Predicted 3D model of a 72-nucleotide RNA (transfer RNA) from a marine sediment metagenome. The coordinates come from a structure-prediction model, not an experiment, and the mean pLDDT is 81.
RNA sequence: GCGCAUGUAGUGAAGUGGUUAUCAUAAAAGCUUCCCAAGCUUUUGUCCCGGGUUCAAUUCCCGGCAUGCGCA
Numbered sequence: 001g002c003g004c005a006u007g008u009a010g011u012g013a014a015g016u017g018g019u020u021a022u023c024a025u026a027a028a029a030g031c032u033u034c035c036c037a038a039g040c041u042u043u044u045g046u047c048c049c050g051g052g053u054u055c056a057a058u059u060c061c062c063g064g065c066a067u068g069c070g071c072a
Stems, first nucleotide, its partner, number of pairs: 001071007010025004018055001026044006048064005
């Protein structure tokens, strides 16, 4: 330099045009306990950035950025 893949709560993943963006974990509050841990309940926080297509974009298209892999 070229090609491919990935980018979604603090962390790890699912979701691939539409009806509350979901699960686990985390954090906070409460219950329970002599205390801690575990368990239960509630709450908080997320689509890498810009543009385009569309009635509607996390999803499709283009560019950029970051990471990984391959080729030279």